Transfer RNA from a Nanobdellota archaeon, 77 nucleotides, folded computationally.
RNAcentral holds the sequence, with entries from ENA.
The organism belongs to Nanobdellota, within Archaea.
Its Rfam family is "tRNA". The family's RNA type in Rfam is transfer RNA. About the family: Transfer RNA (tRNA) molecules are approximately 80 nucleotides in length. Gene Ontology term of the family: triplet codon-amino acid adaptor activity.
[in-house]
RNA sequence: GGGCCUAUAGCUCAGUCUGGCAGAGCACUUGACUCUUAAUCAAGGGGUCGCGGGUUCGAAUCCCGUUAGGCCCGCCA
Numbered sequence: 001g002g003g004c005c006u007a008u009a010g011c012u013c014a015g016u017c018u019g020g021c022a023g024a025g026c027a028c029u030u031g032a033c034u035c036u037u038a039a040u041c042a043a044g045g046g047g048u049c050g051c052g053g054g055u056u057c058g059a060a061u062c063c064c065g066u067u068a069g070g071c072c073c074g075c076c077a
Base pairs, nucleotide, nucleotide: 001073002072003071004070005069006068007067010026011025012024013023020057028044029043030042031041032040050066051065052064053063054062
């Protein structure tokens, strides 16, 4: 230098192919239950979808650029 993969809630990840309300589990908060805690049950909060731009009525998803991490190949020494 070239190619590929990964980045989404505090954590682990799905969703991307085929554009249409941003989700699950765990964690957290509140309540119920309990002598108390745990467990269990109910409810709730939490997001610039790595970043910037473009296309579109509409982008996590398509296009361009770019950052970080990983893998492979090449070049110089």